[in-house]
RNA sequence: CCGCCACGACAGGGGCGUCCGACCGCGGGCUGAGAAGCACCCUUAGAACCUGACCCAGAUCAUGCUGGCGGAGGGAGUCGCUCGCCGCCACCC
Numbered sequence: 001c002c003g004c005c006a007c008g009a010c011a012g013g014g015g016c017g018u019c020c021g022a023c024c025g026c027g028g029g030c031u032g033a034g035a036a037g038c039a040c041c042c043u044u045a046g047a048a049c050c051u052g053a054c055c056c057a058g059a060u061c062a063u064g065c066u067g068g069c070g071g072a073g074g075g076a077g078u079c080g081c082u083c084g085c086c087g088c089c090a091c092c093c
Stems, first nucleotide, its partner, number of pairs: 007080004011043004016037001017030005049074003055068004
């Protein structure tokens, strides 16, 4: 000096099921990071999430609850190196 990673900023992507309560992302139970929260997760080293799938096996009150499927196919990015010490400034007491 260059590249990568970590991390950060901004931007973007994504899911919200199941059982009960008369219906209702209104309340409660179950699993989970998250089951409509300006929260949570993920951004190519991409299983966040989608297709396959009104799939298959095992459990459960029930449910992608667990495993398979999955060395299958898709899937959303730009920028900035990092650490330590000293000084200064802003802010707070």
A computed fold for a 93-nucleotide RNA from Gemmobacter lanyuensis, annotated as TPP riboswitch aptamer (THI element). Its Rfam family is "TPP riboswitch aptamer (THI element)". From the family's description: Vitamin B(1) in its active form thiamin pyrophosphate (TPP) is an essential coenzyme that is synthesised by coupling of pyrimidine and thiazole moieties in bacteria.